[in-house]
THF (Tetrahydrofolate) riboswitch aptamer from Firmicutes bacterium UBA3906, 97 nucleotides, folded computationally. Its Rfam family is "THF (Tetrahydrofolate) riboswitch aptamer". From the family's description: Tetrahydrofolate (THF) riboswitch was first reported for Ames et al. as an RNA motif in 5' untranslated (5'-UTR)regions of folate transport and biosynthesis genes in Firmicutes genomes. The coordinates come from a structure-prediction model, not an experiment, and the mean pLDDT is 85.
RNA sequence: UGCAGAGUAGGAUUGGUGCGUAAAGUGUUAGGGGAUGGGAAGUUGCCCCUAAACGAAGGAUAUAAAGUAUCCGCGGUACCCAUCCGCAUCCGCUGCC
Repeated sequence: UGCAGAGUAGGAUUGGUGCGUAAAGUGUUAGGGGAUGGGAAGUUGCCCCUAAACGAAGGAUAUAAAGUAUCCGCGGUACCCAUCCGCAUCCGCUGCC
């Protein structure tokens, strides 16, 4: 020098524990901000905040009743473990020649 590999944010699936179902959350648009392989930088990916628009699947039992309790559902629902996938630039790390 060349070749190969490890490693991120995150994504998918299963399971578990929750939340909502008197509607939050998820998703969309606009604006602002933040983090992101070991280092630097970075967005078309991810997260947070604000505003706007849109939007739903409940039921049973108990109780005098309930926005209570339990159970079964539902939500393009939250978090965690596991499995699989997984940085385009420059520098580095490991191995090989």